Description:
Predicted 3D model of a 61-nucleotide RNA (Fluoride riboswitch aptamer (crcB RNA motif)) from a Thermoplasmata archaeon. It was read from a public genome assembly, where an Rfam model found it. The coordinates come from a structure-prediction model, not an experiment, and the mean pLDDT is 82.

[in-house]
């Protein structure tokens, strides 16, 4: 130097990515939105912020 093996690498915040910041949680864990008896309806792409896509509404061109 090289080649096998085996071990380590934290996770989450109701829809999609990166960034930072904050809270949780410790696998038994944190977290899975609201109304409604049911059909069935309603809000948001953030826990905040700042891009970007994607949806919605209004106006310009």
């Nucleotide at each position: 130097u090289c080649a096998c093996c085996a071990g380590u690498u934290g996770g989450c915040u109701a829809u999609g990515a990166u960034g930072u910041c904050a809270g949780c949680c410790c696998u038994u864990a944190a977290a899975c939105g609201c109304u409604g008896a049911a059909a069935a309806g309603c809000u948001g792409a953030u826990g905040a912020c700042a891009u970007c896509u994607a949806u919605c509404a209004g106006g310009g061109u």